[in-house]
Small-subunit ribosomal RNA, central domain from a metagenome, 348 nucleotides, folded computationally.
Context: one part of a larger RNA
RNA sequence: CUGGGCUUAAAGGGUGCGCAGGCGGCGUAGCAAGCAGGGUGUGAAAUGCUUCGGCUCAACCGAAGAACUGCGCUCUGAACUGCUAUGCUUGAGUGAGAUAGAGGUGUGUGGAACUUCCAGUGGAGCGGUGAAAUGUGUUGAUAUUGGAAGGAACGCCGGUGGCGAGAGCGGCACACUGGGUCUCAACUGACGCUGAGGCACGAAAGCCAGGGGAGCGAACGGGAUUAGAUACCCCGGUAGUCCUGGCUGUAAACGAUGAGCACUUGUCGGGAGGGGUUUCGACCUUUCCGGACGUAGCGAAAGCGUUAAGUGCUCCGCCUGGGGAGUAUGGUCGCAAGGCUGAAACUC
Numbered sequence: 001c002u003g004g005g006c007u008u009a010a011a012g013g014g015u016g017c018g019c020a021g022g023c024g025g026c027g028u029a030g031c032a033a034g035c036a037g038g039g040u041g042u043g044a045a046a047u048g049c050u051u052c053g054g055c056u057c058a059a060c061c062g063a064a065g066a067a068c069u070g071c072g073c074u075c076u077g078a079a080c081u082g083c084u085a086u087g088c089u090u091g092a093g094u095g096a097g098a099u100a101g102a103g104g105u106g107u108g109u110g111g112a113a114c115u116u117c118c119a120g121u122g123g124a125g126c127g128g129u130g131a132a133a134u135g136u137g138u139u140g141a142u143a144u145u146g147g148a149a150g151g152a153a154c155g156c157c158g159g160u161g162g163c164g165a166g167a168g169c170g171g172c173a174c175a176c177u178g179g180g181u182c183u184c185a186a187c188u189g190a191c192g193c194u195g196a197g198g199c200a201c202g203a204a205a206g207c208c209a210g211g212g213g214a215g216c217g218a219a220c221g222g223g224a225u226u227a228g229a230u231a232c233c234c235c236g237g238u239a240g241u242c243c244u245g246g247c248u249g250u251a252a253a254c255g256a257u258g259a260g261c262a263c264u265u266g267u268c269g270g271g272a273g274g275g276g277u278u279u280c281g282a283c284c285u286u287u288c289c290g291g292a293c294g295u296a297g298c299g300a301a302a303g304c305g306u307u308a309a310g311u312g313c314u315c316c317g318c319c320u321g322g323g324g325a326g327u328a329u330g331g332u333c334g335c336a337a338g339g340c341u342g343a344a345a346c347u348c
Base pairs, nucleotide, nucleotide: 004319005318006317007302008301012316014201015200016199017198021194022193023192025088026087027086028085029084030083031082033081034080035077036076037075038074039073040072041071042070049065050064051063052062053061054060091191092188093187094186095184096183097182098181099180103177104176105175106174107173108172109171110154114150115149116148117147118146119145120144121143125136126135162169163168206247207246208245209244210243211242215241216240220236221235222234223233258315259314260313261312262311263310266293267292268291270289271288272287273286274285275284276283277282297304298303321348322347323346330341331340332339333338
């Protein structure tokens, strides 16, 4: 390098958009670049191979043949690939009508709970644990009633329910806005798929600046437990958690399963539509989304099984024994933390 692989053994990029590149639907006509066949020229000699011969053999040497798998020219062919022209509608998209949804952004607003504060009642404990103590309370707590303020999160509905490319999205209303699905078949006429680089998005934690701060709560202090207890339990509590602007760019970013297309027995639920029948209970059929169980097949097995891990094609990413090590070094990005790229010696 080839062969072989990537759910769990090493291996799918966190996700999308997309330049180059690779690959690409159904016809007709032309060209003949690829492709196929023939002819011809060349492919020096030596070496190597086959056969024969010469030194007593061999090495060595001589001769002949084949080979030199390549390249040029020319002729022929036109199925396939390609190119040019022209056409088509099933792929893709547009349009019209309808429709479900925690999809996104902004603004406003609501109630329960919580803490703090004020006032009333009340008068000795409260709180906490396995048991306690720290803590808190006659300067009136806990409890209870009324009021005010504040921040954060949205109970029930809620669901192997929905939406989104993924990260993710859940009170209510409004404005702006992205995508999907169904029906019609009016329009464009291959406009498609994938996608190295690139660009964008990207949980939590973290960083910078400015706000905010109820609850929770790394660090930290105290009380317990214990042989010790830098923990688990308890009382406090700062960053943070929240908002605005910027940075970081990582996760068991998981379905540990890249994207697209086609094909291959079924059964039973869920969500959103269309068509038909209707006794209005429902039934039949069809499209899309999302599940459970299982046929063939696949698989080392577990299992997967029309949402494939089955059968094929196209494109990208990645793997090549364990440790050393995602370390060192160089490069590059970042304010930093660190990210991306990424070895070797040595050792088993």

Description: The prediction has a mean pLDDT of 85. The full RNA is in RNAcentral, with records from SILVA.